[in-house]
Molecule: transfer RNA
Organism: Nanobdellota archaeon
RNA sequence: GCUCCCAUCGUCUAGCCCGGUCAAGGAUAAGGGCUUCUCAAGCCUUCGACGCGAGUUCAAAUCUCGCUGGGAGCA
Numbered sequence: 001g002c003u004c005c006c007a008u009c010g011u012c013u014a015g016c017c018c019g020g021u022c023a024a025g026g027a028u029a030a031g032g033g034c035u036u037c038u039c040a041a042g043c044c045u046u047c048g049a050c051g052c053g054a055g056u057u058c059a060a061a062u063c064u065c066g067c068u069g070g071g072a073g074c075a
Stems, first nucleotide, its partner, number of pairs: 001074007010028004020058001030046005051067005
């Protein structure tokens, strides 16, 4: 230098191929409450995310382009 893959709540992950409602789901962690003599467990509840920019579209986490970061292969 070329080709390919990946990037979503604090963490792990579903959704992406085939755009459609959605308040982006689940687990775990954290905060609050109930229960308990206390703790743990259990139940209820709250919080929290689409790497960045642009384009296409009525509508983009999803499609396209560029950039950033990580990984693999080739030279």